The RNA shown here (small-subunit ribosomal RNA) has 1401 nucleotides and comes from a metagenome. The coordinates come from a structure-prediction model, not an experiment, and the mean pLDDT is 82. RNAcentral holds the sequence, with entries from SILVA. Rfam family: Bacterial small subunit ribosomal RNA. Rfam links the family to the GO terms ribosome and structural constituent of ribosome.

RNA sequence: UAACACGUGAACAAUCUACCUUAAAAUGGGGAAUAGCUCGCCGAAAGGCGAAUUAAUACCGCAUGUGGUCGGGACUCGCAUGAGUCUCGAACUAAAGUCAGGGACCGCAAGGCCUGACGUUUUAAGAGGAGUUCGCGGCCUAUCAGCUAGUUGGCGAGGUAACGGCUCACCAAGGCUAAGACGGGUAGCUGGUCUGAGAGGAUGAUCAGCCACACUGGAACUGAGACACGGUCCAGACACCUACGGGUGGCAGCAGUUUCGAAUCAUUCACAAUGGGCGAAAGCCUGAUGGUGCGACGCCGCGUGAGGGAUGAAGGCCUUCGGGUUGUAAACCUCUGUCACUGGGGAAGAAACGCUGCAUUUUAAUAGAAUGCAGCCUGACUUAACCCAGAGAGGAAGCAGUGGCUAACUCUGUGCCAGCAGCCGCGGUAAUACAGAGACUGCAAGCGUUAUUCGGAUUCACUGGGCGUAAAGGGUGCGCAGGCGGCCAGGUGUGUUAGGUGUGAAAGCCCGGGGCUUAACCCCGGAAUUGCGCCUAAAACUACUUGGCUAGAGCAUUGGAGAGGGUAGCAGAAUUCAUGGUGUAGCAGUGAAAUGCGUAGAUAUCAUGAGGAAUACCAGAGGCGAAGGCGGCUACCUGGACAAUUGCUGACGCUCAGGCACGAAAGCGUGGGGAGCAAAAGGGAUUAGAUACCCCUGUAGUCCACGCCCUAAACGGUGCACACUAGGUCUUAGCGGAUUCGAUCCCGCUAGGGCCCAAGCUAACGCGUUAAGUGUGCCGCCUGAGGACUACGGUCGCAAGACUAAAACUCAAAGGAAUUGACGGGGGCCCGCACAAGCGGUGGAGCAUGUGGCUCAAUUCGAUCCACGCGAAGAACCUUACCAGGCCUUGACAUGCACUAGACCGACUCUGAAAGGAGUCUUCCCUUCGGGGCUGGUGCACAGGUGCUGCAUGGCUGUCGUCAGCUCGUGUCGUGAGAUGUUGCGUUAAGUCGCGCAACGAGCGCAACCCCUGUCCUUAGUUGCCAUCAUUAAGUUGGGCACUCUAGGGAGACAAACCCUCUAUGAGGGUGGGAAGGUGGGGAUGACGUCAAGUCAGGAUGGCCCUUACGGCCUGGGCUGCACACGUGCUACAAUGCCCGAUACAGAGGGAAGCAAUACCGCGAGGUGGAGCAAAUCCUGAAAAUCGGGCCCAGUUCAGAUUGUAGUCUGCAACUCGACUACAUGAAGUUGGAAUCGCUAGUAAUGGCGUAUCAGCUACGACGCCGUGAAUACGUUCCCGGGCCUUGUACACACCGCCCGUCACGUCAUGAAAGCCGGUUUCGCCCGAAGUGCGUUUGCCAACCAGCAAUGGAGGCGGCGCCCUAAGGUGAGGCCAGAAGGCGUAGCCGAUGGACAUCCA
Repeated sequence: UAACACGUGAACAAUCUACCUUAAAAUGGGGAAUAGCUCGCCGAAAGGCGAAUUAAUACCGCAUGUGGUCGGGACUCGCAUGAGUCUCGAACUAAAGUCAGGGACCGCAAGGCCUGACGUUUUAAGAGGAGUUCGCGGCCUAUCAGCUAGUUGGCGAGGUAACGGCUCACCAAGGCUAAGACGGGUAGCUGGUCUGAGAGGAUGAUCAGCCACACUGGAACUGAGACACGGUCCAGACACCUACGGGUGGCAGCAGUUUCGAAUCAUUCACAAUGGGCGAAAGCCUGAUGGUGCGACGCCGCGUGAGGGAUGAAGGCCUUCGGGUUGUAAACCUCUGUCACUGGGGAAGAAACGCUGCAUUUUAAUAGAAUGCAGCCUGACUUAACCCAGAGAGGAAGCAGUGGCUAACUCUGUGCCAGCAGCCGCGGUAAUACAGAGACUGCAAGCGUUAUUCGGAUUCACUGGGCGUAAAGGGUGCGCAGGCGGCCAGGUGUGUUAGGUGUGAAAGCCCGGGGCUUAACCCCGGAAUUGCGCCUAAAACUACUUGGCUAGAGCAUUGGAGAGGGUAGCAGAAUUCAUGGUGUAGCAGUGAAAUGCGUAGAUAUCAUGAGGAAUACCAGAGGCGAAGGCGGCUACCUGGACAAUUGCUGACGCUCAGGCACGAAAGCGUGGGGAGCAAAAGGGAUUAGAUACCCCUGUAGUCCACGCCCUAAACGGUGCACACUAGGUCUUAGCGGAUUCGAUCCCGCUAGGGCCCAAGCUAACGCGUUAAGUGUGCCGCCUGAGGACUACGGUCGCAAGACUAAAACUCAAAGGAAUUGACGGGGGCCCGCACAAGCGGUGGAGCAUGUGGCUCAAUUCGAUCCACGCGAAGAACCUUACCAGGCCUUGACAUGCACUAGACCGACUCUGAAAGGAGUCUUCCCUUCGGGGCUGGUGCACAGGUGCUGCAUGGCUGUCGUCAGCUCGUGUCGUGAGAUGUUGCGUUAAGUCGCGCAACGAGCGCAACCCCUGUCCUUAGUUGCCAUCAUUAAGUUGGGCACUCUAGGGAGACAAACCCUCUAUGAGGGUGGGAAGGUGGGGAUGACGUCAAGUCAGGAUGGCCCUUACGGCCUGGGCUGCACACGUGCUACAAUGCCCGAUACAGAGGGAAGCAAUACCGCGAGGUGGAGCAAAUCCUGAAAAUCGGGCCCAGUUCAGAUUGUAGUCUGCAACUCGACUACAUGAAGUUGGAAUCGCUAGUAAUGGCGUAUCAGCUACGACGCCGUGAAUACGUUCCCGGGCCUUGUACACACCGCCCGUCACGUCAUGAAAGCCGGUUUCGCCCGAAGUGCGUUUGCCAACCAGCAAUGGAGGCGGCGCCCUAAGGUGAGGCCAGAAGGCGUAGCCGAUGGACAUCCA
């Protein structure tokens, strides 16, 4: 640089070409200068000027013309201009010598002359090279849509090697563009390279071809070739030299330096080879090239040893402590000798040129030349390749990984920290994921990381995708371009196919060979190069063209249907308003109210009138329209569809980017209209608030005319057209058939509108002749989510806004359909003391007790629907875990080892609060003589911990819930998750049972089996019982075992019998019998699971932690602390009661460090005392009830708190802190707000009794026992909980879910923005260097011409002018990027001053 620059294929009849090759011809005769050198001058230098003198293959005339150019003619050919050959004419047109040899001839000689080689000139041709033109091909962007004035063409001229607006004058007004012009961005192109199955995608290092460039911009000169990398001129920037006047330079050549950068090598050797330039050659030049060096940068090859070797050594690591692993690995033994090292040897790359000699040919020739043979000369690399010998396992292994993907696992440390991470994700105390170690895995002189490209990605889909719901059908139609297009026949041969041919450079890839020890590498041959051109052939399809056809399409005729559209008119009902009448106190409104209206007469009702809007019923899953949409009636105008019929045209068709038109509602403009409704607004309610939902008012608007807007969930979320592919049923319109008196019904065809289904399709849902099936044609659209139906730009609009439409950044998802659950202030069915109906409570009081909170040295800990009279069936010490103080350290307790002592027990002393400490007395056993047992001490292992983790655990427990559920096997269905079974219809307390059913069976649950109780029978008869007999105070005793009772075994109840109901199965309703009737009552029994529910403090237990203490002992204190709040209870508030007296009836239990009678004492608690009893034998007063008396509605003869005094009992000890007794005291309390609990029958309520724990007791608690003994249930609407089915879901930690927006603070990214600054480009104007061209010239000048000469002419040089023009200036635009700017300092330049090296202002 987006271009004929490149690639490929053509063209030049429109061209040039030095050197080289071939062919033809020639090379005659003259002239004038100039550099160098020398001298002089100027300049710092670079360099310049002048004088004198000289040569040439340098320069200039002349001659000749094979030829060439030009003009005429003829012939041949071609592709339009034209080309070639022949011929005639004459105008024009060339040159240069050098070297060598020499026989004849000439010459005194030089030499002439001849010959050869090299050169020179002209022409023709070739080869190679160059120039020009054309077809086709290859980037992004339309948020760049219009561009262009030499622009497009013509005539003429100039110019070029050559065509051409290449340039100029004139004439015409053209040229390019949606197949993308113009603009913007980016970029050298290609052979090839990487990747890929391929098609493609990315790329253009090395090597090769082409192009472009050479500090930046411009320009020409010379030359065959340049507008020239190492040439010239000018301008600019930069750098250097300077005597300040002026000069010089261009590594994108090879090395090298500096700067930038993540990053890129030696200021090496040689021309020995290959190649190039010059030369006759020798040779010279060559940072091309050949070599070496540096760099693991890549590819290839090799080594770091091989064999044997088990006690499986040591060490490391792990461990279940047994062992395992490292691991034949090492050591050790036997070998080998690659690479490196030392010594020795040692090719190829070398063949030419040249030189010498010989031979042959040419020649007059032994010159020369050509050819052949022999010899000689030439190596940078090279201290190399290769070979031999020597020595010696000696010098030579790392990197990454080990959760999955992905080959390879353990320990320790750490503890959401430190860190890892390609994706998913690891880490919060047992981490195979972090870090270290060991082991293992992979690759290996490399291994990992990073970046990039392709692949995987069928994820831009040509091969090879989609658009109902996942992203995606344009709101709808008409329609130009474009794309596609019915049947028959002829022609052409566009596409297409086949054959031949030219080209497709070499290298590379591939195949076959060959050469380096192999390979990499190199060489040879082949194939390939899918492309383009040319020739020939074919004619089915396609295209073009010609002719025809009627099935597509259209026209005509007849007919009926329709809220299709437009305009005008008319109608009735209703609302509202106005006027008048009647009439009186309310109306209106709501969940309930209020605002509002109304005694100035509302609402209601009657009459009349006004006005606007909309058209009940008919009405339908109905009709029409392209869509939006269309609904009273009539008239007019008008569009379309459909059916039937026979004619006509003859493919006239389908689709459609742009374009045009239509397009609900809302909105906008102008003018009307305005009844009702009603955004905004006002008021009233609701509410925590309520800018809402509800109510009372109410303006735009809604309506009309005209003009805009142009969007909707504009949806069938499904573009249009055509064809094909089973059916069933309903409906609208038309026609036909049959039938009928006629209509309807019925049958058939066509066109619409719906539902259900087959095949097929679909991820599924679903679609299914109205397709989402099978195909064709055309259009539109999609490509992760958000940002974003957005910004900027553009177009449109009055505006609102519409259309078109990104990026940065963030995330690893967003999304669809379906499944299982869970949830719903979703639905259906059902159950439960769930509600309701009742009875009694709690919540108020006092007290008891537990908890929270507070307090404290400590008030130990746990437990919050499922904690709270709970763990605790009993805290004064102990318990005890807490606190203070005093003490102990192998320990209060267990086991083992070593040493030591001999006891232990017992008695005693001192100290002390005790524990503890210090001490005194007394004192062993067995023995196989080794020692053992027991005990104390010392020391090791260890004990110990109610320390932590219930989120590491086992076990146990609570809860849902005694709810009826939870699952499995096989089969079937589904792509699958899953479903079915288990749902449905009945029924039940029940997934209980029956029936049905793609299910058939089974398990855990339910029920039953177990225990108690209710009836009977039987067995047995003491300690129990007593009907009969005797006896007593007394079942006391004799007697008896009938009864009661006790405790063993049986019976009994199963919807069994009868009636009724239903689907005649199972069940339900009723009746009788029965002690008991529909699981008779009660208990035990708790499915799969849920809550990381509870418990490490019952005990057990992993891990962690403490070890003279977080262990152990003791004394004292605390757990009992008290402004307060809550739970659970007791006692009451009284008369269905209280007090006093009398008197009756239980059951179940307990009893030996125990229960304790009779008796006595005390008012009493109790004391003394002790019969009896290890218990159907003895002990353990039942109370309420009943009878009699008192009280008389009050803070009382209710209630009993609190307090005082005096006691009793237990206990080492009742102060903190026990229970009880007596006397005295006599508080609150008169039935309890909101709220809330229990209970359905021997239940609630109420009364007492017993037991465990326990010395005693806080028990009014807990667990049991018996006495007395009710009321109510209409019912399932509601509250709570639960079960089944169904539905929605954006939930799955599952509604205590999920999730939206603002705000506050901080961080990050991006957009906009007045203004300012820069880059690039365009246009206008100004200025204009060098330079070509043109013009001019009175300056200067050897060759040529004229002239005797002077001089003149021609020509040149120089000067000047003009056109063009680089750089520069100025003004105005377009585009691009996001940056830029300010201040200060060092430094540089200029000027001045100071100081005079520097420096300062």